Two RNAs folded together computationally: RNase P RNA and transfer RNA, 438 nucleotides in total. Rfam match: Bacterial RNase P class A. Rfam links the family to the GO terms dimeric ribonuclease P complex, ribonuclease P activity and tRNA processing. Its mean pLDDT, the model's own confidence on a scale to 100, is 80.
[in-house]
């Protein structure tokens, strides 16, 4: 210098003007208004895929069913998350990926097409060998019987690999080494596992994101949960013969009612509507201690949206960046809370920082 | 805001590990004076999208997208 890997962070800035939501203080003519102060979207607020808090319902205890998780150890309120490690795979490497329990030898099931044969200690199509008969040009050919799983071919997959011995030809048939498996012993590790030695049959394939088996976990629903206040209409109960209007009183008139009950009072559930839930929390930041780390603990400091059809905005100037047709014009990624929190996943213009790897050049 | 379901031909659907199909619709031919009906034949598919498991995926698993539906009733 070029290319790359990993982790973390930002994701327009400053100022002016006009507005919006919540809250605090003061004033006021108090369902309100006025003035001033403070706060006001995100790393994903998203998808709603997991796990919790919270609320209501159900519930003696245990089991079955159903669903989920699946290497080991740790962290956590919990998790399918995170950290560290093991094993397997990829990359020259930094590093990345893994639904990674079951030797699929507990059992059941599946494997189209092709192929002779597709899972049963299988399978003679092309083949190899022996032998009988026949033909024939002493090489050979045809038919029959028997032995064979080594070569060819099909397939995603054909029942260990190499070498030697052995044989009529062959074959783990035998031997050595290698791969894999079982079993046993030793060493290291908390463990997953690793390393080494002995023995064994010689190999008993694949799929469990097929049923299943094993271990562990899970009661159901969700803030439109749930709870409080509560008009109006309707309902129930008690009293009840009067009640209301005609501007104040009397007369008078009118309407409603007198067992089909006007009117007054009370009651329950609770509609419209309003309040709570709902903003101090598994909280943020800084620092110290323990730990490889995730994380935990101590101390200090801060208060950081809470609306209800939904506020968090609009505009102007300067600057930053990008684009274009460059005295100028345009644009600012993905996207926006709705009870909250911890994760995962997905979307995202552009930029910054740190560490590391590979290649080249120079000193 | 929360819960659930479904995406296969133009439309309605079946198919749930091994050839992507049915009915209606469309096109051509026959039939008819002509049309309809009927008969024969034909075309048309990113199985919503992407990835994974498997020898093999519309089907099994994961993620994303789209559509539909419910979250109450009597005062």
């Nucleotide at each position: 210098c070029g290319g790359g890997c990993a982790a973390g962070c930002c994701g327009g800035g400053c100022g002016g003007u006009u507005g919006c939501g919540c809250u605090c203080c003061g004033g006021u003519u108090u369902a309100g208004c006025c003035g001033g102060g403070g706060c006001g979207a995100g790393g994903a607020a998203a998808g709603u895929c997991c796990g919790c808090g919270c609320u209501c319902c159900a519930c003696a205890g245990g089991g079955c069913a159903c669903g989920g998780u699946g290497c080991u150890g740790g962290c956590u309120a919990a998790c399918a998350g995170c950290c560290a490690g093991g094993c397997g795979g990829g990359g020259u490497g930094a590093c990345c990926c893994g639904a990674c329990g079951g030797c699929a030898u507990a059992g059941u099931g599946c494997a189209a097409c092709a192929g002779a044969g597709a899972a049963g200690c299988a399978g003679a199509u092309u083949g190899c060998c022996a032998u009988g008969c026949g033909c024939c040009c002493c090489g050979g050919c045809g038919c029959g019987u028997g032995g064979c799983g080594a070569g060819g071919g099909u397939g995603a997959a054909a029942c260990g690999g190499u070498a030697g011995g052995g044989u009529a030809a062959g074959a783990g048939c035998c031997u050595a080494c290698c791969a894999g498996c079982g079993u046993u012993c030793g060493u290291g590790g908390u463990g997953a596992c690793a390393c080494g030695g002995g023995c064994g049959g010689c190999u008993g394939g694949g799929c469990a994101a097929a049923c299943c088996c094993c271990a562990c976990c899970g009661g159901g629903a969700g803030c439109a949960a749930g709870u409080c206040c509560g008009a109006g209409c309707a309902g129930g109960g008690a009293c009840g013969a009067g009640g209301c209007g005609c501007g104040g009183c009397c007369c008078g008139c009118g309407c409603c009612g007198c067992u089909u009950g006007a009117g007054u009072c009370c009651c329950g559930g609770g509609u419209a509507g309003g309040g709570c839930g709902c903003g101090c929390g598994a909280g943020g930041c800084g620092u110290c201690u323990g730990g490889c780390a995730a994380c935990a603990g101590g101390c200090g400091u801060c208060c950081c949206a809470g609306a209800u059809a939904g506020a968090u905005a609009a505009u102007c100037g300067c600057c930053a960046c990008c684009c274009c047709u460059u005295u100028g014009g345009g644009g600012u990624a993905c996207a926006g809370a709705a009870c909250g929190c911890g994760g995962c996943u997905u979307a995202c213009a552009g930029g910054c920082u740190u560490g590391c790897c590979c290649g080249g050049a120079c000193a | 805001g929360g819960g659930g379901a479904u995406g296969u031909a133009g439309c309605u659907c079946a198919g749930c590990g091994g050839g992507a199909g049915a009915g209606c619709a469309c096109c051509g031919c026959c039939u008819u004076u002509g049309c309809a009906a009927g008969g024969c034949g034909g075309g048309g598919g990113u199985c919503a999208u992407g990835g994974g498991u498997u020898c093999g995926a519309a089907u099994c698993c994961c993620a994303u997208c789209a559509u539909c539906u419910c979250c109450a009733c009597c005062a």